The prediction has a mean pLDDT of 80. The RNA shown here (Glycine riboswitch aptamer) has 109 nucleotides and comes from a Gammaproteobacteria bacterium. Its Rfam family is "Glycine riboswitch aptamer". About the family: This family represents the bacterial glycine riboswitch. Of the family's consensus pairs, 86% are formed in the model.
[in-house]
């Protein structure tokens, strides 16, 4: 040099599940009333957004648990399995994992 696998970064791909319900506030906007030179006051509706509560659901950030397996045995390690604390349930973001590239180092040689 080459091969294998490790790690970091970049790019690309990447699933699942309520755009759920209730309460409060609510710019913008719309409608009505009163008054007006201009425009103002007030009520209602009220999306974005914020806060609180409720039920249902998902598993592929993370976390936890068991296990094939690993080890002479024990201890330990260990999943895409399980649990759903966390996270998520239009889009965006995130996303295990896969591919390519580059850097670093490890093993073989």
């Nucleotide at each position: 040099a080459c091969a294998g696998g490790g790690u970091a970064c970049a790019c690309a791909g990447a699933a699942g599940a309520g755009a759920c319900c209730c309460c409060g506030a609510g710019a913008a906007a719309u409608c009505g009333a009163c008054g007006u030179a201009g425009c103002g006051u007030u009520g209602a509706u009220g999306c974005a957004u914020c806060g609180g509560g409720g039920c249902g659901c998902c598993g592929a950030a993370g976390g936890c648990g068991c296990a094939a397996c690993u080890c002479g045995c024990u201890c330990g390690g260990a999943a895409a399995c399980g649990c759903u604390c966390a996270g998520g349930c239009a889009g965006a973001a995130g996303g295990a994992c896969u591919g390519u590239g580059u850097g670093c180092g490890c093993u073989g040689a």